[in-house]
RNA sequence: AGAGUUUGAUCCUGGCUCAGAAUGAACGUUGGCGGCGUGGAUUAGGCAUGCAAGUCGUACGAGAAUCGUAGCAAUACGAGGAAAGUGGCGGAAGGGAGAGGAUUACGUGGGAAUCUACCCUCAGAACUGGGAUAGCGGCGGGAAACUGCCGGUAAUACCAGAUAAUGUCUGUGGACCAAAGGUGUGAUUCCGUCUGGGGAUGAGCCCACGUCCUAUUAGCUAGUUGGCAGGGUAAUGGCCUACCAAGGCGACGAUCCGUAGCGGGUCUGAGAGGAUGAUCCGCCACACUGGGACUGAGACACGGCCCAGACUCCUACGGGAGGCAGCAGUGGGGAAUUUUGGACAAUGGGGGCAACCCUGAUCCAGCCAUGCCGCGUGAGUGAAGAAGGCCUUCGGGUUGUAAAGCUCUUUCAGGUGGAAAGAAAUCUCCUGGGCAAAUACCCUGGGAGGAUGACGGUACCAUCAGAAGAAGCACCGGCUAACUACGUGCCAGCAGCCGCGGUAAUACGUAGGGUGCGAGCGUUAAUCGGAAUUACUGGGCGUAAAGCGUGCGCAGGCGGUUGUGUAAGACAGAUGUGAAAUCCCCGGGCUCAACCUGGGAACUGCGUUUGUGACUGCACAACUAGAGUACGGCAGAGGGAGGUGGAAUUCCGCGUGUAGCAGUGAAAUGCGUAGAGAUGCGGAGGAACACCGAUGGCGAAGGCAGCCUCCUGGGCCAGUACUGACGCUCAUGCACGAAAGCGUGGGGAGCAAACAGGAUUAGAUACCCUGGUAGUCCACGCCCUAAACGAUGUCAACUAGUUGUUCGGUGAGGAGACUCAUUGAGUAACGCAGCUAACGCGUGAAGUUGACCGCCUGGGGAGUACGGCCGCAAGGUUAAAACUCAAAGGAAUUGACGGGGACCCGCACAAGCGGUGGAUGAUGUGGAUUAAUUCGAUGCAACGCGAAAAACCUUACCUACCCUUGACAUGCCAGGAACUUGCCAGAGAUGGCUUGGUGCCCGAAAGGGAGCCUGGACACAGGUGCUGCAUGGCUGUCGUCAGCUCGUGUCGUGAGAUGUUGGGUUAAGUCCCGCAACGAGCGCAACCCUUGUCAUUAGUUGCCAGCAUUAAGUUGGGCACUCUAAUGAGACUGCCGGUGACAAACCGGAGGAAGGUGGGGAUGACGUCAAGUCCUCAUGGCCCUUAUGGGUAGGGCUUCACACGUCAUACAAUGGUCGGUACAGAGGGUUGCCAAGCCGCGAGGUGGAGCCAAUCCCAGAAAGCCGAUCGUAGUCCGGAUUGGAGUCUGCAACUCGACUCCAUGAAGUCGGAAUCGCUAGUAAUCGCAGAUCAGCAUGCUGCGGUGAAUACGUUCCCGGGUCUUGUACACACCGCCCGUCACACCAUGGGAGUGGGGUUUACCAGAAGUAGGUAGCUUAACCUUCGGGAGGGCGCUUACCACGGUGAGCUUCAUGACUGGGGUGAAGUCGUAACAAGGUAACCGUA
Repeated sequence: AGAGUUUGAUCCUGGCUCAGAAUGAACGUUGGCGGCGUGGAUUAGGCAUGCAAGUCGUACGAGAAUCGUAGCAAUACGAGGAAAGUGGCGGAAGGGAGAGGAUUACGUGGGAAUCUACCCUCAGAACUGGGAUAGCGGCGGGAAACUGCCGGUAAUACCAGAUAAUGUCUGUGGACCAAAGGUGUGAUUCCGUCUGGGGAUGAGCCCACGUCCUAUUAGCUAGUUGGCAGGGUAAUGGCCUACCAAGGCGACGAUCCGUAGCGGGUCUGAGAGGAUGAUCCGCCACACUGGGACUGAGACACGGCCCAGACUCCUACGGGAGGCAGCAGUGGGGAAUUUUGGACAAUGGGGGCAACCCUGAUCCAGCCAUGCCGCGUGAGUGAAGAAGGCCUUCGGGUUGUAAAGCUCUUUCAGGUGGAAAGAAAUCUCCUGGGCAAAUACCCUGGGAGGAUGACGGUACCAUCAGAAGAAGCACCGGCUAACUACGUGCCAGCAGCCGCGGUAAUACGUAGGGUGCGAGCGUUAAUCGGAAUUACUGGGCGUAAAGCGUGCGCAGGCGGUUGUGUAAGACAGAUGUGAAAUCCCCGGGCUCAACCUGGGAACUGCGUUUGUGACUGCACAACUAGAGUACGGCAGAGGGAGGUGGAAUUCCGCGUGUAGCAGUGAAAUGCGUAGAGAUGCGGAGGAACACCGAUGGCGAAGGCAGCCUCCUGGGCCAGUACUGACGCUCAUGCACGAAAGCGUGGGGAGCAAACAGGAUUAGAUACCCUGGUAGUCCACGCCCUAAACGAUGUCAACUAGUUGUUCGGUGAGGAGACUCAUUGAGUAACGCAGCUAACGCGUGAAGUUGACCGCCUGGGGAGUACGGCCGCAAGGUUAAAACUCAAAGGAAUUGACGGGGACCCGCACAAGCGGUGGAUGAUGUGGAUUAAUUCGAUGCAACGCGAAAAACCUUACCUACCCUUGACAUGCCAGGAACUUGCCAGAGAUGGCUUGGUGCCCGAAAGGGAGCCUGGACACAGGUGCUGCAUGGCUGUCGUCAGCUCGUGUCGUGAGAUGUUGGGUUAAGUCCCGCAACGAGCGCAACCCUUGUCAUUAGUUGCCAGCAUUAAGUUGGGCACUCUAAUGAGACUGCCGGUGACAAACCGGAGGAAGGUGGGGAUGACGUCAAGUCCUCAUGGCCCUUAUGGGUAGGGCUUCACACGUCAUACAAUGGUCGGUACAGAGGGUUGCCAAGCCGCGAGGUGGAGCCAAUCCCAGAAAGCCGAUCGUAGUCCGGAUUGGAGUCUGCAACUCGACUCCAUGAAGUCGGAAUCGCUAGUAAUCGCAGAUCAGCAUGCUGCGGUGAAUACGUUCCCGGGUCUUGUACACACCGCCCGUCACACCAUGGGAGUGGGGUUUACCAGAAGUAGGUAGCUUAACCUUCGGGAGGGCGCUUACCACGGUGAGCUUCAUGACUGGGGUGAAGUCGUAACAAGGUAACCGUA
């Protein structure tokens, strides 16, 4: 410090997610030791048991047991000190928990009207008396808790008197107020008591500032705000009471609701911030819930009291007791949090003179990997790179120096032994000083000595033995370090985000290996960070979310120039404070570290004070550049009111006139013979104002248009005068605000929601047509919204220019119209710098700055619900949440697509010729059937296709019978040459028996080798089994279409662009020109083959002009010709004319056998279709292995209600039949082609000549031509089908061959919708040959013969190319996508209501308590004239008041039949709204 994720890719916006740190954690799994911390976050829910606050006999009485003394004893005295009581001090500290509380709190800084026990200090005083009472004793009550009466008793308990200022009050005269003694070490002591002053400490009170969310909480407040008087308090104060006044708080957020202890700090962060408030420290508040006071220095009191309530317990039912949010502990709740431990040894606290006692404060120990820190689980050596595991290309690799082995070490744990510090005070002794008469006592130093340890025989040390007792967890697709195998097969599962899994998963599970961390590791939760994703530091608003529809304007914010003063802000210095701890720095102590500790710095803050006077503020004085006013002009659909004009539509009247009009894509509804439409004249009425008219003008916006008049707002220009900052912006507010809509009343020509009819359509509640009502118009009143848009708030300043236009001013020119220059104000088009994600903006900014306002923070839910406000209503405005997704979006790019555009091409259409679709047959396919009908190919681009030949074989399928190292390959062992004859069984495979036979090479031989056969065992063979979606190779297709790319450069942030676009041209990205491009590659073309012409060479098997010869080029002869087959020539827009831009090129012509690629072929760019093929072959993986392999026989692939494709033959006279007759090319031939001759009607048979082929054969070409016949008919057309008889091939023609002859003679008379081929030697038509092949050709591949018609043209259909445009498509239009309905689930609104909580208000009621009143009862101290009084208590009563009750509001939560919309779901239903001109452009507002 960043990364992943929207897209085909890009840039941006924007959300989601991750990597880091951290936790009082929990869960899973694992677990050796130690140190230091931490440990009920949930029910402020309930609690058994024990302990947590006592102490003092030097305050007091009494004084048991026991002991001592005296005594015979009773008893007395003394010691002793348990337990209770009176009394004192302490139980207000310490300890706990965070419910409440948004302010009586906390933090920081100030302040004045206060108190403060114990403590310190100073000064003073402690005199004289008195009456009670608990304990106790006696008698009672009660279950208990407890309690009554009588009697007697002490005090440092209580009371009175005296004394009385340095105290308090005061009218300044005066008045008032105290005490306590104790001990006995021997005293003027010590401890205590009282009064006053001061201090210290602690506490109370007041003020300022700071301190959460919500405005869908906007008004709140009656003791409320202030005053006077009084009361009350330690003290100020409405703190309380009476009276008086009407104030006080609030947009700088009062009040209400919700939430919350606050701070030091802690976590995070670069910081600013954000989050948090465990442990430690300070403060607050609380102590079962609510209320109350008492005591006291201090409380309204955690382990005190009273009352009420809930709960628990005891009970003899009458009544009582209790409060763990102290330490342990218990059940409950919870994901979750420890021992009913030890000790007061230390530190601290209470009491005490002290000894000492108490102390769950504290110090320790225990539990828990809960955190931080440290240590260990061994070290060295060790390659045969062991075994095993895993992987493997089978070679090896890896685990891995890892292990074993060898040599060492012994921390920690274990055993044994030793052994601290924490402890020094108090105390004792000695000694110095102070006090003092004192060597007592006491205080304070020094020295010496002894006692005291929970932890704990702990830390630590020594020693013993032995590598011995000690490693796991997560992850390994990217982010993110780390990869393979197997299993699984959209299953099981994973997942933080993107996403993995549908048979080759580095993503699931396991294993091996690896990576990370390590006594831990992962997960989950919540926090900060990353997130500049709330932006103070540090963001934005034209199109991504975001400028209010527009203006005016109060508050608020901001504000021109100069001077003087001031000192609020600001700045500087000094000073006080900012507790300690923490953080940071430097040291020190535990072996280190964590941890502890000393010092420093820091605590960015607040206060006080001094200074400065630039800047802001404030006050005053001035100025004129901002702003405004007056005077002079100018333009204008600016606004309001009134009047008025013509054209047109419609209607009405009359005339002329006759059959249609109107309307549409085409029609129909409609109007019209009752006279329409058309036309002429006249009239009525309403609405809107052609031309001018414009990118023009005016207005704040909405908006404004005939002409005239009146009223009126604003703007601009020029110059002079005046005012003197009067300004800018603007939350709330006010005003205006298109259309639609609403109310009342008018008006109503045209247009026209709704509605009706006609069409269209699958439907058509639409688009189109005919009608038509609200409305549109006017007046008045509402509504207040628009894509109210420049999607751009207002104001001001600055920053290149160019061009047009409107309205002014000035100057120049012109006779004028007007033109030019310049200067202002508008309004348009370009454009520099700059800005922008890009598009674009660009002096009229989206540039550079300033001021102020408004608004935004992922998409959906939703501008919705609820609430408020406004409205007559419609509705408007303000405005959420649950839930859900990982995107939604902007701009630009490349494609693809469009019922977008432009240009161009193609048998694409058109123009023609011939077909298919109808018939019969052949063949292929689908379907059906079957034991099997093997498999594949399926739009074009499957279907006479793989198959250039299914009777057996082929053959992969079915049935049956057999074989199992196998029909085939390699290796091993044994035997044998190989091979061959015959017989038997069987359907055959096969099995059994049998005959002959011994080879080749090396070697003298023995023997060995090669090759073949048989048998055996194992490695293995084999598979037309699966996957063409794992693949190679090959192929089809777009398409022989003209395209597809690259290097360098340039442009762009980038994807990309440029080049390759443009102007021409071409069959062509062919060529030329131009151009930020210049070049190049794969394609095109050419090079290749063939054909068309000529030449040369060569003439056999070819040819024959002339010569000879023959039946015949038959032979001689010849090679001129034809031909053959080799080499050349030829054609290049080369030449001429025209067009074109002087180019490329095109048009025409000449010459030429051929002319613009001469014809044909081969040749197929980058790529597309997961196109086809695992059944040609090859091949990964999977599967079968006495079978999915191999062999044999038979069957099947040849089935047949049907459907489709491709063909053949026809339907006839351009023909059929018969007779005669002419002319090819290209092929094939020895397992072959087969002549002549003979036989057969024929298929064919026989025959055997010739030929390994320019020689012989197949081989008769057919259409054609000549002649004859048929005469329009189901025929002398057509030939299917069937019967019979044959031929040939072959082991074999039954299933299931071809052909021949005789007989038979179906359908069919030119084919619906639709559809195919072809542009010239082509179509059409005619025959011939070949491959396959024993046989089988209507198929296929070739060959020649005869030989046309038409093309105006590119509007349309199809396909393609280039450019451009739109796009919400990118699986790319067979795309995307919307809404209703149906089903399931989820959250939510309404809802008659129902049930809780909170709160306000009115009333009732009123415990305990306090205060007041009272005199019913009662009363020790004082007074008394002895009667009583003063004072007190009980009781009663009044006021206040908790709980409780009743009613009415407000608010919140839960629930509710039914209901509304929303979201999400597998491939449901209906349509087709949007995206392209989306097929009616879309969208906004309204009905």
Molecule: small-subunit ribosomal RNA
Organism: uncultured bacterium